Context: one part of a larger RNA
RNA sequence: GAGUCAACGUUGGCGGCGUGCGUAACACAUGCAAGUCGAACGAUCCUUAAGUGGCUUGCCAUUUAAGGAGAGUGGCGAACGGGUGAGUAACACGUGAGCGAUCUGCCCUCGAGUGGGGAACAACCUCGCGAAAGCGGGGCUAAUACCGCAUAACACUCUGAAGCAUAAGCUUUAGAGUCAAAGCCUUCGGGUGCUUGAGGAUGAGCUUGCGCCUUAUUAGCUAGUUGGUGGGGUAACGGCCUACCAAGGUAAUGAUGAGUAGCCGGCCUGAGAGGGUGUACGGCCACACUGGAACUGCGACACGGUCCAGACUCCUACGGGAGGCAGCAGUGGGGAAUUUUGCGCAAUGGGCGAAAGCCUGACGCAGCGACGCCGCGUGGAGGAUGAAGGCCUUCGGGUUGUAAACUCCUGUCAGAGGUGAAGAAUGCCCUUCGGGGUCUGACGGUAACCUCAGAGGAAGCCCCGGCUAACUACGUGCCAGCAGCCGCGGUAAUACGUAGGGGGCGAACGUUGCUC
Repeated sequence: GAGUCAACGUUGGCGGCGUGCGUAACACAUGCAAGUCGAACGAUCCUUAAGUGGCUUGCCAUUUAAGGAGAGUGGCGAACGGGUGAGUAACACGUGAGCGAUCUGCCCUCGAGUGGGGAACAACCUCGCGAAAGCGGGGCUAAUACCGCAUAACACUCUGAAGCAUAAGCUUUAGAGUCAAAGCCUUCGGGUGCUUGAGGAUGAGCUUGCGCCUUAUUAGCUAGUUGGUGGGGUAACGGCCUACCAAGGUAAUGAUGAGUAGCCGGCCUGAGAGGGUGUACGGCCACACUGGAACUGCGACACGGUCCAGACUCCUACGGGAGGCAGCAGUGGGGAAUUUUGCGCAAUGGGCGAAAGCCUGACGCAGCGACGCCGCGUGGAGGAUGAAGGCCUUCGGGUUGUAAACUCCUGUCAGAGGUGAAGAAUGCCCUUCGGGGUCUGACGGUAACCUCAGAGGAAGCCCCGGCUAACUACGUGCCAGCAGCCGCGGUAAUACGUAGGGGGCGAACGUUGCUC
């Protein structure tokens, strides 16, 4: 000098864009953050309309249709999105290869099929237990829920053959065996599902070359350890696991141990080489009170799922139960220090749905903070008797200083009044398929524009011995104090304090911390 997720002191007008717990991965009150589908299914309730019956003539019962509600079965989603950086020195990450050792819901393309049956369980009814959370027994019932049967291949398994490859593969072919399904809507044209294959796309898993902090005042480490065979397990290779066999494997090119740390794109600095760093944004990884485990599923060993153990908090009728903000706000605590218990799904994106739509603290916005960067303003021109006052003085004057007053203007921002967006196209309806119509804005009565008024509401901070731009007076007297370094202060201090003057930067200016 540059930089900063900064803090502190003094000061503080407006706007735009960003950004905001670095400390206790400390504990959390309250609300919200993941639902959706009636075009998969049965039952219930409500409203309206129509019909039938009873009749007390405006009610009751019942049937049908339409609409709605909230539980239940079922499907999809909940593995995304969002948070944090505790752990991790590791194929975690970065980069380049490989899988002849792999999987992939929804999506796209192409092929084949979708036949015929059965038995349950919720809801509901009923009985019972419990303070509650909830649980148990009996009975009824539907389905795209569940289970057989049929059929089925270029699918899968086994046994062969041929060709190409040579790595466990690919192609063709013969035989044997095994495995499937579900309907719903319809304007009756169809649409959409379901099953089983092939290919694609996307995503994921695994292997591997190289790169990847400090420490030798850590020198040896290792028994599933290194390899083999058989078996198990996985989507898949593999000591991944297991039995047996062998005795290996690794290290001064730093093993093992210890410490520290998420990694990268990037960011800061620097002429570069390099050094430092990993906040915000993007990619990957890891974690979700602590430890462990599996279930479901295309996908988890699952933040707002389950089970077990532990610590903590809460409820309790003392028998037993409930919870997990490192989601968004917010609270306490810690700290030098970090925001609102806001608005909206209008846009973008996501989930479900045929759609309408519903959900979405993702997101879009608003609020707070000079925390950062950028822009603007606090007026402009004229104005000498060089006014008054202040300060200095050699008492002549000098300086503050065109500065003020005063005159003439202007109207940014703030203020008041008015007009008032873009961001909106999807969607829906009609269609002669050209098009036409129509609904939707949180921000926001915001931005912008017009008008009004009037210099009115808007300047400070640090420094002035040298480095380093800027000097005098008074006070103090090695005191009080200053200080980044050198050093100032002991009676004329340009170095302390105050004043006048000056220098620098300016809605900021200094100080401190950290990096180059």